[in-house]
Context: one part of a larger RNA
Parts: sequence; C1' cells; structure tokens
RNA sequence: GAGUAACGAUAAAACGAGUGAGAAACUCGUUCGCCGUAAGCCCAAGGUUUCCUGGGUAAAGUUAAUCUUCCCAGGGUUAGUCGGCCCCUAAGGCGAGGCAGAAAUGCGUAGCUGAUGGGAAACGGGUUAAUAUUCCCGUACCUGUUCACGGGCGCGAUGCGGGGACGCGGAAGGGUAGAUCAGCCACCUGUUGGAUGGUGGUGUAAGCGUGUAGGCUGAGGGGUAGGCAAAUCCGCCCCUUUUUAAGGCCGAGACGUGAUGCCGUGGCGUAAGCCUGAAGUGAUUGAGCCCAUGCCGCCAAGAAAAGCCGCUAAGUAUACCGUGAUCAGACCGUACCGUAAACCGACACAGGUGGGCGGGGAGAGCAUCCCAAGGCGCUU
Repeated sequence: GAGUAACGAUAAAACGAGUGAGAAACUCGUUCGCCGUAAGCCCAAGGUUUCCUGGGUAAAGUUAAUCUUCCCAGGGUUAGUCGGCCCCUAAGGCGAGGCAGAAAUGCGUAGCUGAUGGGAAACGGGUUAAUAUUCCCGUACCUGUUCACGGGCGCGAUGCGGGGACGCGGAAGGGUAGAUCAGCCACCUGUUGGAUGGUGGUGUAAGCGUGUAGGCUGAGGGGUAGGCAAAUCCGCCCCUUUUUAAGGCCGAGACGUGAUGCCGUGGCGUAAGCCUGAAGUGAUUGAGCCCAUGCCGCCAAGAAAAGCCGCUAAGUAUACCGUGAUCAGACCGUACCGUAAACCGACACAGGUGGGCGGGGAGAGCAUCCCAAGGCGCUU
C1' cells in the first nucleotide's frame, strides 16, 4: 500500500420465546423463501470414529458463537439366510515336467491362482441416545451330522453325457408395484329439522397350499461299430402309436392360508410401564418391474467351470432313497459420511465421483415450470 480488496454461487429472510457474561448466525416456535430424476432416500468405492451423550471455547470455523465434522470424557457396530470367507471358473498372473538361453532368466502344457461373472436358504412388526433382514416377537426356510422307522437291489467318480449357457433389435399379451377417484372410518368446523366444508387414515411380508394367463416338448419299443475303458445315459438307425391332442416340463399373478396376529388410536402414569385398538372396500389407470435367459426377426453368430441331473468303472452288499427327530452352521464386515464440509482436488474449494429408488399437476418425456415426502436458506 491499507484498515483498502476480499469474507467462495443473488435459494432470503422476519419476528417471538429460551439459554447465556455476551445472541443477526445456537435451541424452540410461527411465518417467508429454495431443491424436489434432487439440493430427497438406499448401496458400492474411498475415508476410518467423523456416529451418540455429557462437558468445554484457547486454537480450528474466512466474522461472532452459548454452536460444530473443533477439544475432553464416556458410550456405540450383535447375522446359518445381507456381503465376504467357501465351491467354480474368465481375462490376467504363477507355472511340475518341457522348450529356449553364458548366467540371471524368458516362454509355456497339465495344474494352481484370480470376480467385475455362475453356485443353498428370511420375511413382517417392534425396539436404542447411537445397531438391526443381525437384538426381541411372530411366522419361515436351507445345508450338513447322528439316530429311528419305512422302502430297497442296487449303489457307486476325479470318467462319459445332459444342463448350467448367455448376441442385437422389435412387437404383442397376461400381471404386479404405484397412482387417481369413489365408498368407508376418525377428528375438526358447524347446524339444530337435516347439512355442508376441511384434515388425516383406509396398511399388512416371506413361507405354505392350489397350479392359472402363458411358454416349451410328441410318446413307447428294438438295434448300435460313435461319446479315448464301460454304460441301461447321450448320439445315430429302425419299428409301433398319436397327430396337434393326450402326457410331460417350466411358469408370473390371483385366491386361500400365514393373520382371532401385527399395524393403525386414545387414556392413565414423574418414569418404568399398564389398559384400550375405528375403517381397513371398490372402480379406473398403470410401468423402464415380473411371466421372460420367453416369443418374433436379423447377421457381425454372441464366456468358462462348478453346484445340479442321468450313466456306468474299480469296488461294495454296511450302500442308497424317503419320512421324522436330534445336533451343528464357525470366522471377517456391519457405527457414520457417501453428487459430499467426512471421498479425489494443499482449504469446511462454484471442479470430479459407479449403481438402485425417484410421488402429484401440465407434458411424448429422467425436458421444463409448480408442488408432496424429505432436505435446505449455501458461516459475516
């Protein structure tokens, strides 16, 4: 220079009450304003206690601060079913033998490893200051162990086969979530002969039973030189039968049950807690979700392996199958932020950051404008 510029989006504040030494900024209340395919909610990555409660105000906070993501102390993350671990494999990595190379080492078969993919099983309600598909209540389900009973001549794998198993585009159908309206219920307003108007609610899962809309598929028998051995399995050939039906497989939803439950209120009580519990229907609309890895079309022709099912080999006649009961299900993650003041940007930085949900009016619409739930007014 200069007590000058600046104080980080022009979404916006005002008043009352409280606390306090002190209040424009903290708390509560009443208005106002802003977002609302977000500036709301849930998850992943990353962060790593920032979460909750009590206390504090030096420093941090672009100002003040009684406040805080700051300081101090105490507390907080509960799982057979969510995710990991586990079983399986992809690219990639490693790599017994092997090949190459003065050496070091490089490449690579079998194999091992390796999720961003495949593989068993849980929902609803309640509860904490802070966790919950984890605790509690209610109702389920899966896998394995052992035992009992019944069936029983077959069973049996690292082998063989099936399956898992997949592209892009398009169309129609059936349904559900959701939404809107009506009816119904409660309360308020208000009338008195009756109303009208307003506000809110009208909810409820997995599982189990039934097997629907719809989709796929012929069935039986005989033979057999292929599937590295074997096979009753698969493939191939033949015969019979049926012709678009039977049978078989898959399959949403609805309905019933779950539920004489829970939720949904009001009252009493300092509190813990106790008592009580209305209506809980219909129509219209309607998804990008489910049936559906379906169907149709197209060419550029769209992972693998295991779990699973069948077949036999060695072997075994204890096996194996069904039903019921019993016991077991360890370990790790779980707080909180997560389009952000908590992550990446030296900052409480107008930048960057993957996935899911995403209501109403107008609208083709995740556009745009206004609003709900919810969240904020961006720290002078």
Molecule: large-subunit ribosomal RNA, domain III
Organism: Geoalkalibacter sp.